Background:
The RNA shown here (small-subunit ribosomal RNA) has 1508 nucleotides and comes from an Anaerovoracaceae bacterium. It matches the Rfam family "Bacterial small subunit ribosomal RNA". Lineage of the source: Bacteria > Bacillota > Clostridia > Peptostreptococcales > Anaerovoracaceae.

RNA sequence: AGAGUUUGAUCCUGGCUCAGGAUGAACGCUGGCGGCGUGCUUAACACAUGCAAGUCGAGCGGGAAUACAUCGGAAAGAUCUUCGGAGAUGGAAGAUAUAUUUUAGCGGCGGACGGGUGCGUAACGCGUAGGUAAUCUGCCCUUAUCAUCGGGAUAACACAACGAAAGCUGUGCUAAUACCGAAUAACAUAUUUUUAAGGCAUCUUAGGAAUAUCAAAGCCGAGGCGGAUAAGGAUGAGCCUGCGUCUGAUUAGCUAGUUGGUAGAGUAACAGCCUACCAAGGCAACGAUCAGUAGCCGACCUGAGAGGGUGAUCGGCCACACUGGAACUGAGACACGGUCCAGACUCCUACGGGAGGCAGCAGUGGGGAAUAUUGCACAAUGGGCGCAAGCCUGAUGCAGCAACGCCGCGUGAGCGAAGAAGGCCUUCGGGUCGUAAAGCUCUGUCGCAUGGGAAGAGAAGGACGGUACCAUGUGAGGAAGCCCCGGCUAACUACGUGCCAGCAGCCGCGGUAAUACGUAGGGGGCAAGCGUUAUCCGGAAUUACUGGGCGUAAAGGGUGCGUAGGUGGCCUGACCAGUCAGAGGUCAAAGGCAACGGCUCAACCGUUGUAAGCCUUUGAAACUGUCGGGCUUGAGUUCUGGAGGGGAAAUCGGAAUUCCUAGUGUAGCGGUGAAAUGCGUAGAUAUUAGGAGGAACACCGGUGGCGAAGGCGGAUUUCUGGACAGACACUGACACUGAGGCACGAAAGCGUGGGGAGCAAACAGGAUUAGAUACCCUGGUAGUCCACGCCGUAAACGAUGAGUACUAGGUGUUGGCCCAACAAGGGUCGGUGCCGCAGUUAACACAGUAAGUACUCCGCCUGGGAAGUACGCUCGCAAGAGUGAAACUCAAAGGAAUUGACGGGGACCCGCACAAGUAGCGGAGCAUGUGGUUUAAUUCGAAGCAACGCGAAGAACCUUACCUAGGCUUGACAUCCCUUUGACCGCAGAGUAAUGUCUGCUUUCCCUUCGGGGACAGAGGUGACAGGUGGUGCAUGGUUGUCGUCAGCUCGUGUCGUGAGAUGUUGGGUUAAGUCCCGCAACGAGCGCAACCCUUGUCUUUAGUUGCCAUCAGGUUAUGCUGGGCACUCUAGAGAGACUGCCGAGGACAACUCGGAGGAAGGUGGGGAUGACGUCAAAUCAUCAUGCCCCUUAUGCUUAGGGCUACACACGUGCUACAAUGGCUGAUACAAAGGGUAGCCAAACCGUGAGGUGGAGCCAAUCCCAUAAAAACAGUCCAAGUUCGGAUUGUAGGCUGAAACUCGCCUACAUGAAGCCGGAGUUACUAGUAAUCGCGAAUCAGCAUGUCGCGGUGAAUGCGUUCCCGGGUCUUGUACACACCGCCCGUCACACCAUGGAAGCUUGGGGCACCCAAAGUCCGUGAUCCAACGAAAGAGGAAGCGGCCUAAGGUGAAACAAGUGACUGGGGUGAAGUCGUAACAAGGUAGCCGUAUCGGAAGGUGCGGCUG
Repeated sequence: AGAGUUUGAUCCUGGCUCAGGAUGAACGCUGGCGGCGUGCUUAACACAUGCAAGUCGAGCGGGAAUACAUCGGAAAGAUCUUCGGAGAUGGAAGAUAUAUUUUAGCGGCGGACGGGUGCGUAACGCGUAGGUAAUCUGCCCUUAUCAUCGGGAUAACACAACGAAAGCUGUGCUAAUACCGAAUAACAUAUUUUUAAGGCAUCUUAGGAAUAUCAAAGCCGAGGCGGAUAAGGAUGAGCCUGCGUCUGAUUAGCUAGUUGGUAGAGUAACAGCCUACCAAGGCAACGAUCAGUAGCCGACCUGAGAGGGUGAUCGGCCACACUGGAACUGAGACACGGUCCAGACUCCUACGGGAGGCAGCAGUGGGGAAUAUUGCACAAUGGGCGCAAGCCUGAUGCAGCAACGCCGCGUGAGCGAAGAAGGCCUUCGGGUCGUAAAGCUCUGUCGCAUGGGAAGAGAAGGACGGUACCAUGUGAGGAAGCCCCGGCUAACUACGUGCCAGCAGCCGCGGUAAUACGUAGGGGGCAAGCGUUAUCCGGAAUUACUGGGCGUAAAGGGUGCGUAGGUGGCCUGACCAGUCAGAGGUCAAAGGCAACGGCUCAACCGUUGUAAGCCUUUGAAACUGUCGGGCUUGAGUUCUGGAGGGGAAAUCGGAAUUCCUAGUGUAGCGGUGAAAUGCGUAGAUAUUAGGAGGAACACCGGUGGCGAAGGCGGAUUUCUGGACAGACACUGACACUGAGGCACGAAAGCGUGGGGAGCAAACAGGAUUAGAUACCCUGGUAGUCCACGCCGUAAACGAUGAGUACUAGGUGUUGGCCCAACAAGGGUCGGUGCCGCAGUUAACACAGUAAGUACUCCGCCUGGGAAGUACGCUCGCAAGAGUGAAACUCAAAGGAAUUGACGGGGACCCGCACAAGUAGCGGAGCAUGUGGUUUAAUUCGAAGCAACGCGAAGAACCUUACCUAGGCUUGACAUCCCUUUGACCGCAGAGUAAUGUCUGCUUUCCCUUCGGGGACAGAGGUGACAGGUGGUGCAUGGUUGUCGUCAGCUCGUGUCGUGAGAUGUUGGGUUAAGUCCCGCAACGAGCGCAACCCUUGUCUUUAGUUGCCAUCAGGUUAUGCUGGGCACUCUAGAGAGACUGCCGAGGACAACUCGGAGGAAGGUGGGGAUGACGUCAAAUCAUCAUGCCCCUUAUGCUUAGGGCUACACACGUGCUACAAUGGCUGAUACAAAGGGUAGCCAAACCGUGAGGUGGAGCCAAUCCCAUAAAAACAGUCCAAGUUCGGAUUGUAGGCUGAAACUCGCCUACAUGAAGCCGGAGUUACUAGUAAUCGCGAAUCAGCAUGUCGCGGUGAAUGCGUUCCCGGGUCUUGUACACACCGCCCGUCACACCAUGGAAGCUUGGGGCACCCAAAGUCCGUGAUCCAACGAAAGAGGAAGCGGCCUAAGGUGAAACAAGUGACUGGGGUGAAGUCGUAACAAGGUAGCCGUAUCGGAAGGUGCGGCUG
């Protein structure tokens, strides 16, 4: 940094897609280790259990425990005993004091931090910068000063009562740093007053005076810890303000405490924050209100940047704590683990009542594609309390789980070619996996085992942790996958599959040779990961600020006037808002970037540096702005002048159509491609005269005029707008544009009233047609016209918004002016055209009337379809107009130009293409081929021209590929190996339907060391293989057909074009021809054309047998028969000849054409061979060859018989005819070209004949086939189904052949069918041709009416190119490119999908109104109650009650948003449905736009408009 995808190709426009990066991810396959991070994005769903906020005994009383001391003296009991008891010892309970520990309660501080979540919130919530002269601030720090005297209660505790419990009540006792009273005090507060300074309006600061009011607390271990007041600091918090902060206008108006004032209430504090009264304001197009969505930021991702997206973790702020409301306490809360009330839910209950709130850490259920342990520790950091020790701390530090992410490491290293085995491929040679493995030699990161063992904490104290790390040992062992391999995009082969299965991000792969599916081998990429999915940015300049566009691709508003807004001429002064420069503040930390450093590196971490923005301040003054002064060139005014279908109204005019009246006049008129409907003998049309009425204004008339556009056309008058030119004077920037707004706005259409001649939607009839709701015709109503009022749209177009300035020319035209004037011409303003340079443009094109170069303002566009549709709103009487989506669907849709192809486009030209002719075919019979049918088989192929007498130059067997039946299996044929034999051939025999098979006889060569070996051949055997007319001509080679013997098809270099391409090859002539000439940005060249080749036509020459015979001679009934000759004919070699060479005319002095001469032949002399680049996936796998597939005791080989020869029928090609230009009979002439030894066959004889017998000659200019026939001559037939015609059939024969039944040909006799010239239609032929006549050959044993050749006789017509067909060149249009057998539109039918409407139904959130009203603050009341003060009265307090406000609840009306709904509307999509043919070519009626109307449908028609 780009790439793929619209086309046959090109350029452009334009969308879609890909390659990159990222993630709190998820899913699939796989998974060795470590470090650092991260981990409910969904249900702010519900929560079992445990823990997460306590602490202080240095505030207080009490309790408990322990120790000790003192008192006390129990149990036990030595001993004594009188047995009654005494009793040393012992030391219990208990009491007191002290000490220590502990602590329920009172009290203090903290539970407003820390931790969680993102519901709500579009807001001063957040960010940023400020303000607070409108404020508060516990703990902490500093300074100063105080701490005096009293009092009354109350928890705990005890007793009693109630309750299941939670708990609660009563009585009694008691303490305090708890509570209360008094004193003292100002620098505090309030009021009044005064001085000075300052500021920002209220005011602030400093000082003075007066009055009023207010404080405290003690404790201890004697070190301390506390208390009160005031001032200050620090920290934290409150409030206010500027700027910034998503989407929707299909949300345009909102607002009643609302906006302001006054006076109060209230607060820490300002304030409608609240109340009363007064005023009527306030917000909004610079987007109010409403609706939707959303915590905001530092930052994170991406990007070159500008931007875009995101708001997890970490950090700041905010909001919330089951839902809603409320206050209390307090320095701070309207309070996550506090209180009260209401609601929902869960739990306990003895049914009377109670309890609860994980969006703290773990954990559970649920939801979900998806997110972890009911762990350890307070060792560190930090927090609360405490003087402290310390206690508490799911904050935090750690560990566990998870490849979720980033980073690092490993899965081994070296040597090792017989390139092993094996796999895969193969052209079978080999290649590749591959030094890869094995093998040899090593190493030890990780792992495992053993031992040592930290820092983290300055003395002690370590959860992590026996962790990191270190040492030793051990052994290559335990550690590689995933995706991809058609292009984009790195990487290819085989097999399987056969539009199936499947793939696919886009283009697209798959229908029998798939690098695209699946598998394998190989390869590429990344790697403990790899892919997929989702989302974001990028690429995308595809919303364009940087950085796009609008003539034709999407896009200029139909036009003007004008509001807001935006922008604005020259000179000058001032200010400094913008702008610029300097300085300062801020921009938290973290993050980013840079440097350096710490973990072995890195990730990670640390230190230092680093900034846009905003604010303050100082300065500058060019530009913009503001204010002031001036100017005239922008703009406007005035005067003069001419031009004009500019507008409105009134009046007038003639031509024409129609109608009416009258006259003349008679049978038609009218209309069309042709007709008909229609009109007319009741007198039309035509014609003459008169009249009526409406509409429109010929000629002039013109890319001429006017107007903003729509638009405006007879004449005159009146009223009126604008532009232009010239000229002094005046005003002095007054200007440009213009969202909304207002006005105008063709045609059609609507309303009311007129009018109505012509025209004419609808409608009717007639035609056309398959149909014809059309085109054509005859009629005809709305309408068209007028007045008034609506509508507000058009291809309202120059498809080009308005304004200003600048930028070569040339040539018309229109309106003025100046110079000059006879005119031409020149100059200068305004308009309107054409051509053209630079420049622009994708190209076309534009080009001073810009689409060039710039500036200002407005409108509009962002892929195609759905759709200018739906819904909503506005306007309208309606029709409808304006505004204007989405779901869904496609990978294109499109512009310009190019090459072709095509056109019921044009021009030119050619061809037996038509025309002019001749003969046919199509009808008959037969032959032959094909289709169809039949069959065991009727083998296969060929299919418009260009298959069909074609492959087949010849099916009785063979051929033969088909069918039936039988047989063979290394095979009928080839090569190799082994064994054996000496053959093979031939002869004879057996056997079979036949082949196969069997038997007998006969029968080799070379070398030799004589053992044998080799060659050849037969037989047998083994397996490799043979064989296949089996498939695929759409896998192929070769060959062939066709366009077409048409004149075309290309290349090199150059030039032009961004390019495809063009030029050359086009043009003017000419030709059979791209043949030639001329011209030309082309110059040359190639394949074709022509020529060279063969043949034929004339002559010369050479040669003279088998050919020939003029002359000479001989001979014959006759004949070149013989001698002789080669003159002639002929044969076959070599030459000549024809070249527009000559003359004339035309043409351009050319090419060439026309005419003429000469010549055998004249303009290519006739004929043949010769077939350019290419087209048709044309034909052929059955000529041959061949890839792949298939068969292998058969799809091979072989034998016999059958079939290819069938036959209701249809078609093609032929033959013979239908007759007198003829048939028949007789007699009688003249060819050419061929063939012949397995052959042609003479003479002679036999037979009516086919033919037979016969055997001469001939390997051929010698002999034979072999008499050519038609013609000509003579005769006959006499118009008929015949003396035409010969089919069919019968009989008898002939020939070939092993064999003529299926199934050959021929002969004779007999038989004697159809057919009397052929419908629609169609073929060939332009001269030695058509037509007609016979002859020959190939194939072949035999078998042509076919095929290929040969000669004989021998015409007619051609005006000409309008038309049909085919072709060529140029041009034009195109929506075609598989190329008109193209493309393509709409209804209908079917399936699926999304969507609109809809009687309704359901749900939700928000607001409004009313009712009821908990808790609670406040207010009022307070007759009841009350320890502190007071002698008392009382003061003060409380309950209670009332009131305002108000959550939840209830009711109601409307709006909004969803969901759903019988039925219904259109839309989209869907290989082969139906009907038509609308569009693209003049698309067969040019198309399209608006409107009205009609019709199954495309659509038709009317009116006006456009050219696309």

The coordinates come from a structure-prediction model, not an experiment, and the mean pLDDT is 84.